FMN riboswitch aptamer (RFN element) from a Clostridia bacterium, 146 nucleotides, folded computationally.

RNA sequence: CGACGUCUUCGUGGCAGGGUGAGGGGGAUGCCCCCAAUUCCCGACCGGUGGUGAUGCCCCUUCGAGGGGACGAGUCCAUCAGCCUCAUCGGUUGAUCCGGCGAGAAUCCGGAACCGACAGUACAGUCUGAUUGGGAGGAGGCGGAG
Numbered sequence: 001c002g003a004c005g006u007c008u009u010c011g012u013g014g015c016a017g018g019g020u021g022a023g024g025g026g027g028a029u030g031c032c033c034c035c036a037a038u039u040c041c042c043g044a045c046c047g048g049u050g051g052u053g054a055u056g057c058c059c060c061u062u063c064g065a066g067g068g069g070a071c072g073a074g075u076c077c078a079u080c081a082g083c084c085u086c087a088u089c090g091g092u093u094g095a096u097c098c099g100g101c102g103a104g105a106a107u108c109c110g111g112a113a114c115c116g117a118c119a120g121u122a123c124a125g126u127c128u129g130a131u132u133g134g135g136a137g138g139a140g141g142c143g144g145a146g
Base pairs, nucleotide, nucleotide: 001146004143005142006141007140008139009138010137017042018041019040023035024034025033026032027031044126045125046116047115048079049078050077051076056071057069058068059067060066074114075113082092083091084090096112097111098110099109100108118129119128120127
């Protein structure tokens, strides 16, 4: 350094402000008043985990598209939850483009877009519930063949 074993622990965020009024209540007799959608409309806000992630930033340098490091993707690949199947495996499961820098970018910079399970309820990414759950995975302790 270290396969593997074992234990402990961590492990998702978000409606500010306004409009309308389905529906309900009161008084009156076709009018008035009150309550009323975090779901509709304007607007606001959020982004699990592993990988990749150039330019740029820091250090070194033989000064070379050289070497090393930190940061870094909701929409690129994969994965988790949910649903189906179900012993398992597996299946299903949403969304991005343009310009710039640059040798090289769907990741950086600028701009404009888009996405978000199931049940409940006035139609939900944000409320309530399943969930004081589960899990991708992260960290550490002990043992440790080699």

The coordinates come from a structure-prediction model, not an experiment, and the mean pLDDT is 81. Its Rfam family is "FMN riboswitch aptamer (RFN element)". Rfam's curators write: The RFN element is a highly conserved domain that is found frequently in the 5'-untranslated regions of prokaryotic mRNAs that encode for flavin mononucleotide (FMN) biosynthesis and transport proteins. It was read from a public genome assembly, where an Rfam model found it.